Predicted 3D model of an 84-nucleotide RNA (c-di-GMP-I-GGC riboswitch aptamer) from an uncultured Gammaproteobacteria bacterium. The prediction has a mean pLDDT of 84.

RNA sequence: ACUGACAAAGGCAAAUCCGUUGAAAGACGGAGACGCAAAGCCACCGGUCUAAGGGAUAUUCCUAGGACAGCGGGGUUGCCGGUA
Numbered sequence: 001a002c003u004g005a006c007a008a009a010g011g012c013a014a015a016u017c018c019g020u021u022g023a024a025a026g027a028c029g030g031a032g033a034c035g036c037a038a039a040g041c042c043a044c045c046g047g048u049c050u051a052a053g054g055g056a057u058a059u060u061c062c063u064a065g066g067a068c069a070g071c072g073g074g075g076u077u078g079c080c081g082g083u084a
Base pairs, nucleotide, nucleotide: 001083002082003081004080011036012035016031017030018029019028020027021026034070040076041075042074044073045072046071047068048067049066050065053062054061055060
């Protein structure tokens, strides 16, 4: 530097349930385990979700901002094995 077939040491934890928190998306803690070789970290690019507030009154439109790193790309750090 490339790589993840086998193996070891381990790590993370979807859905769901409970609690806390938030306007919401969601986040955090506990239980749980669908999966993951960066499912460690960073909203830089694209994407998705939300919309306090405002407009309108057809329950619809706009948006500050927020969220998702387990949507893709990018950046950055890193364990073990293999190859050079």